[in-house]
Context: one part of a larger RNA
This record gives sequence, structure tokens and C1' cells, in this order.
RNA sequence: GAACGAACGCUAGCGGUAUGCUUAACACAUGCAAGUCGAACGCGAAAGUUUCUUCGGAGACGAGUAGAGUGGCGCACGGGUGAGUAACACGUAGAUAACCUGCCCUUCAGUCUGGGACAACCUCCUGAAAAGGGGGCUAAUACCGGAUAAUACUUUUUAUCAUUUGAUUUUAAGUUGAAAGAUUUAUUGCUGAAGGAUGGGUCUGCGCACCAUUAGCUAGUUGGUGGGGUAAUGGCCUACCAAGGCCGCGAUGGUUAGUGGGUCUGAGAGGAUGGUCCGCCACACUGGAACUGAGACACGGUCCAGACUCCUACGGGAGGCAGCAGUGGGGAAUUUUGCGCAAUGGGCUAAAGCCUGACGCAGCAAUACCGCGUGAGUGAAGAAGGCCCUUGGGUCGUAAAGCUCUUUUUUUCAGGGAAGAUAAUGACGGUACCUGAAGAAUAAGCACCGGCUAACUCCGUGCCAGCAGCCGCGGUAAUACGGAGGGUGCGAGCGUUGUUC
Repeated sequence: GAACGAACGCUAGCGGUAUGCUUAACACAUGCAAGUCGAACGCGAAAGUUUCUUCGGAGACGAGUAGAGUGGCGCACGGGUGAGUAACACGUAGAUAACCUGCCCUUCAGUCUGGGACAACCUCCUGAAAAGGGGGCUAAUACCGGAUAAUACUUUUUAUCAUUUGAUUUUAAGUUGAAAGAUUUAUUGCUGAAGGAUGGGUCUGCGCACCAUUAGCUAGUUGGUGGGGUAAUGGCCUACCAAGGCCGCGAUGGUUAGUGGGUCUGAGAGGAUGGUCCGCCACACUGGAACUGAGACACGGUCCAGACUCCUACGGGAGGCAGCAGUGGGGAAUUUUGCGCAAUGGGCUAAAGCCUGACGCAGCAAUACCGCGUGAGUGAAGAAGGCCCUUGGGUCGUAAAGCUCUUUUUUUCAGGGAAGAUAAUGACGGUACCUGAAGAAUAAGCACCGGCUAACUCCGUGCCAGCAGCCGCGGUAAUACGGAGGGUGCGAGCGUUGUUC
């Protein structure tokens, strides 16, 4: 000098665009953050209105609506955080002849025939509650048989290619093995096979912090064979056999740390850094486990254990903000318990549509960057006043007053008023912006002035009080302390502190 997710002190007019718990991955009141489909399925209210009535009630509309339940898809995305991790976690370049892929696209073939249940509902029981149990009825695109279909599996066989196992293609025999309907009759769904697209899994070369005041480490350890397991290779697991494997080109151990694109600085080389945004990874009170599923070992799912909080009739239960707001706590320090699904995007649906604290907006904060303003011209009696003085004067100073003007991205008032939406639909918002009017009006501070370093005098103080980044000032004439006048620098900011280059 530059920079910052900054903080502190003094000060503060406006607008635009960004950013905003760096500390306790500390604990959380309350609300919201993931639902949707009646064109898969059975059941099915009430208020209210109205008709009849023996005044008890019954019927119609409400309405096959609300609603819960079965079933499907989604909940593995989106959003948060950086605790752990020094690792194929990440980056980069490859491999998969060792793999999977719901929804979507293309192509081929099919969608035949049966059955028995379980919720909801009714009823009984247990319980304070959470909830649970028994009996009975019932539907389906829920579940289970049978038929048919193979490039699936086993054996056999042809050719081409590859060279670690094989890949592609061809012949024959055997074995297993599918499906679901719906409606407004035009679609859509369902099953099998092949291909694509997308997304992922796994493996490998290289890169990837510090400490040698860490030098030896290792028994599933290294390799083989058989078996198991996985979508898939593999000590991934297991039995047996062999005795290997890593290491001064740093093993092992310890400390620290998410990583990259980037960001800051610098002429560059380099150094430092990883907040916002984008990609990847990891985590979801702590530890462990699996279930479902195309996909999870699953933030707002399940089970077990633990700590903590809450309810309890003491028998037993409930919970997880590192989602958005918000609270306490910690801290130098970091915002509203706002509006809207109008746009973009996502889930479900044939669609209308519903949901969406993603997102779009508004609010708060000079936190940062950028822009604008706080007036312009004229004005010497060089006014008054302050300060200095050699008492002559000098300086603040054209500065003020006065006079003449202007009215801005300022202020106030009035009128008009968007784009963002493509037929409809606008939270923002009567916002941005435009026009008119008023009136210099509403708007300047902060730090410094011994040298480094731009800027000097007086008074007070008297090694005191104090200053200070370094050198150093202060003990009676202090340009260095405190005040004043004057000056210098920057300016809605200016200084200080911290950190990096």
C1' cells in the first nucleotide's frame, strides 16, 4: 500500500447491488418447512335448508361432499452444517471384457384363466395416556396359484475379435419363469425383451498439510485353493495351505484440516486462504443395526443402547431446529416468530389443481462496493467576533452578511403509473419511473500537525498529569502532554484493533 463474512470509538442525508453466528456439531418454547392421486379400491358423515309426522321420528337436498382407511408414486430431490476424515475424501487422466439404473425416449412381443385374505366398518376387551388385543363383514392396479412367451440359467456348437478371466455372433437340447386394469372410447396404464439417455457403484496412474524431539509396523496380516456374500471385482467374510506384505523416495504413530473451481495479495514466481456462489464428500442428539425400496443403512422413517428434556393415575409413555423465522447461552460480534406461490424450479395428478420457509420479494444493519447530495455566482466597510502581535498590524477571510440565481438519483405535496405474463393469473406495489409545484430550503464529520509523514503558534502543566507504531517527549519559555486559534489529510464517513499478502 492492498484486502476483510470483521469488531470497537466518534459521526451520519439519499439511492442501487451484494453480504450478514467466523464463538457452543451448545440446549431449544411456538408456528410453518412433503405431500399428492376418487381416471386403482371399498366405506362414508355433520351443520344447515326443506317435506311428512302418531311429535318419538322418518325422508329429500347438502353429498357420494368432508373425512379416515387399503393401494400407487414421491418422501434417497430440494434445504442445513463442516463435527469427523490426511483418505481413491477431493482434483485430474483413465478402466469396468467385474456392474446397477425408478421416472423419460425408441423398437419388438404380450395383457389368458382362477383363488383366498387384510384394513376401513361393526362389536367386545385392556390402558391414565401413548396405544394394543379378540371376534365378524368387504373391495382393488393389494396378495397368491395355473397357462403361454426367453437373447435368463445349464449343457452343446459356428465364426470374428481380444489377450487376465473373455466380448460379439451362430446351432441344438433341457430347466425355471410375466402381467391389471381405469375412464368421458380416445387414451392411458401393466408385463417380458433389446437399445438409448440420465444418474450412480467399483478399480487404477499422478497430485494432495506439519512433526524423525515419531524408525520400525503388520496374524485376516501378504498370497494361494475351496466355499459364502454382493448389482459387481476383491481377505469383503470363512476353512485350509504357504510365510509373506509395508518402510529413510518416510512405513507406523502423533498434531492439524472437509476438498476443488475459486478468493486475497504480488510485476511475476510465490505466499495466504477456502465466508457468499457452483461441483464433490461427510454428518443429522451420541453410538450401533437393519427394514422398505430402482436408489438409504434414510435430517423432519423404524429398532436397540446411552445422555438430556417433558408427561404420568408410577404401571408406562413422548421428543431431537447442523430446514425458515425465533428463544436462552457463549461471544468483540452477525437480522423478521414478515408477504406470496405472481415468476423460476420441484413432488403428485389424464387434467383442473394441491403442496413447496426451495425460490421470488419485503423488513433490519454505513457490513462492503458503486453513485448522488449537503448549493451556484457575485460580494472588501477586508464588518462584528475569535486567535496572534514587535501594538504598526497579521490571520480565520469572499469566508459570513447582503444581492442575483438554480432545484438534483435530496426533502415535502399533488397527479399519472409500468415491464416482469404467452389466453388467464402480480407477492413485490400505487413500488420503480414520469409530470407539476414549493422552497437554499432537511443534510459534515473524523483523524492528525517532533522526525519517519502533508500540516505551527499561544496558554496551562512542571519527570507530575500524561503521550507513544519506532526513535522517543514531559524535571518552568514543551511545534511531542491537556486546551484554544490556525493548518493538513480523507469525507458519509474517519480513526483504532485484529488477520493475510
The part of an RNA shown here (small-subunit ribosomal RNA, 5' domain) has 501 nucleotides and comes from a metagenome. The coordinates come from a structure-prediction model, not an experiment, and the mean pLDDT is 83. Rfam family: Bacterial small subunit ribosomal RNA.